[in-house]
């Protein structure tokens, strides 16, 4: 410098109306480490201050969800078994899964 860089509502029920409620279902960014959504760290979202004429942008911060039991092993909160749990903001019948900011940004990966 270039390229890449987030997945998932299918069936049934109630209702005027719900992929939002209820039952079942489904999904899991990046680096580290014995292979991780739930450990450590980071990004994203939201947010304070400073710089900048404004804007774009830059710098320094804040906030930031969730796991236990058993087994194997030298070593695993990562594997196997079991049972749990979590998921920004705006919109809309109340949303991890729909629409939107986003043809955006970015941890980072590759060449």
């Nucleotide at each position: 410098u270039u390229u890449c860089a987030g997945g998932g509502c299918g069936g049934g029920g109630u209702g005027c109306a719900a992929u939002u409620c209820c039952c079942c279902a489904c999904u899991g960014g990046c680096g580290g480490u014995a292979u991780a959504g739930u450990c450590c760290g980071c990004g994203a979202c939201c947010u304070g201050g400073c710089c900048u004429u404004u804007g774009c942008g830059g710098c320094c911060g804040g906030c930031u969800g969730a796991a236990u039991g058993g087994g194997u092993g030298a070593g695993a909160u990562u594997c196997c078994c079991a049972u749990a749990c979590c998921a920004a903001c705006g919109g809309u019948a109340g949303a991890g899964u729909c629409c939107g900011g986003a043809u955006g940004g970015a941890a980072g990966a590759a060449a």